TPP riboswitch aptamer (THI element) from a Pseudomonadales bacterium, 102 nucleotides, folded computationally. Lineage of the source: Bacteria > Pseudomonadati > Pseudomonadota > Gammaproteobacteria > Pseudomonadales.
RNA sequence: ACAUCACCUGAGGGGCGGCGAAAGCCUGAGAUGCCGAGAGUCGGCUGACCCUUGGAACCUGAACCAGAUAAUGCUGGCGGAGGAACAGGCUUAUGUUCAAAC
Numbered sequence: 001a002c003a004u005c006a007c008c009u010g011a012g013g014g015g016c017g018g019c020g021a022a023a024g025c026c027u028g029a030g031a032u033g034c035c036g037a038g039a040g041u042c043g044g045c046u047g048a049c050c051c052u053u054g055g056a057a058c059c060u061g062a063a064c065c066a067g068a069u070a071a072u073g074c075u076g077g078c079g080g081a082g083g084a085a086c087a088g089g090c091u092u093a094u095g096u097u098c099a100a101a102c
Base pairs, nucleotide, nucleotide: 001096002095003094004093007089008088009087010086011052012051013050014049016047017026018025019024033045034044035043036042037041058083059082060081064077065076066075067074
């Protein structure tokens, strides 16, 4: 001097499940609270949480397959499958290069 991780600021992406009359219970980072349409689901806002290409956050495959459970993407497969959202700061740390000294 350059680059990167972490961190900071702003911006963006995403899902919000299962059982129950309810209270609540299960897994988990999270399973919030509303509104509209109108019968099956879709769309919008808000909220915390997670993720932003070093991308398994999340979507499609999928009303999938195997196992487990009261039940559920609960666990594993699928998955070296296909998609999927960024800029700046900082110079603590790391790496590379150059110079000086020894």